c-di-GMP-I riboswitch aptamer from Gracilibacillus dipsosauri, 87 nucleotides, folded computationally. Of the family's consensus pairs, 95% are formed in the model. Rfam family: c-di-GMP-I riboswitch aptamer. On this family, see Weinberg et al., Nucleic Acids Res 2007: "Identification of 22 candidate structured RNAs in bacteria using the CMfinder comparative genomics pipeline". Model confidence (mean pLDDT): 81 of 100.
């Protein structure tokens, strides 16, 4: 520096369940394994999702819209870092 067919040391952990936080999307912890060679990071650009309060409509119930507010890295690209094996 390139590759990931096989193997090994090890790693991560979807759905689902329980507890808990949150309006929600979803997060955290434990159990659990569908998968993953970056399923490490989330810095930058994008994508998707959410809507309590505030806003708008309404007498009210309730409804609407969505970012300047949030969520997702197991969504895409870029950046940075890294294990094993082979060349």
């Nucleotide at each position: 520096u390139c590759a990931g067919a096989a193997a090994a040391a090890g790693g991560c952990a979807a759905a689902c369940c329980u507890a808990u936080c949150g309006u929600a999307a979803g997060g955290u912890a434990g159990g659990g394994a569908c998968g993953c060679a970056a399923a490490g990071u989330u810095a930058c650009a994008g994508a998707u999702c959410c809507u309590a309060a505030a806003g708008c409509a309404c007498a009210a119930c309730u409804g609407c819209a969505a970012a300047c507010g949030g969520a997702u890295g197991g969504c895409u690209g870029u950046g940075c870092u890294g294990c094993c094996u082979g060349g």